[in-house]
RNA sequence: AUGUUAAAAAGCCAAACUUACUGUGAAGUAAGGACGGAAAGUUAUGGAUCUUAUUGUUAAGACCGCCAGACUACCAGU
Numbered sequence: 001a002u003g004u005u006a007a008a009a010a011g012c013c014a015a016a017c018u019u020a021c022u023g024u025g026a027a028g029u030a031a032g033g034a035c036g037g038a039a040a041g042u043u044a045u046g047g048a049u050c051u052u053a054u055u056g057u058u059a060a061g062a063c064c065g066c067c068a069g070a071c072u073a074c075c076a077g078u
Base pairs, nucleotide, nucleotide: 001078002077012037013036017032018031019030020029021028022027035065041071042070043069045068046067047066049062050061051060052059053058
């Protein structure tokens, strides 16, 4: 420098569900809990999906653990 590997090690995140709070809502935050994950890290950049208003083929939002992109990153190995 590369990064092939959920495995050998060190670790990390945390689905569904439950409780509390916030929000018109999609959903979010915290605690519990683990279905799973080599980026299940960051970023709403482009789509997809969803919500609200509207009756516009429009606007504002939600969500990357739906897909793609950008940035960063541990170990083994070369």
c-di-GMP-I riboswitch aptamer from Sulfurovum sp., 78 nucleotides, folded computationally. The sequence was found by an Rfam model in a public genome assembly. Model confidence (mean pLDDT): 77 of 100. It matches the Rfam family "c-di-GMP-I riboswitch aptamer". Rfam describes the family as follows. GEMM was predicted in a large-scale screen for bacterial structured RNA regulatory elements.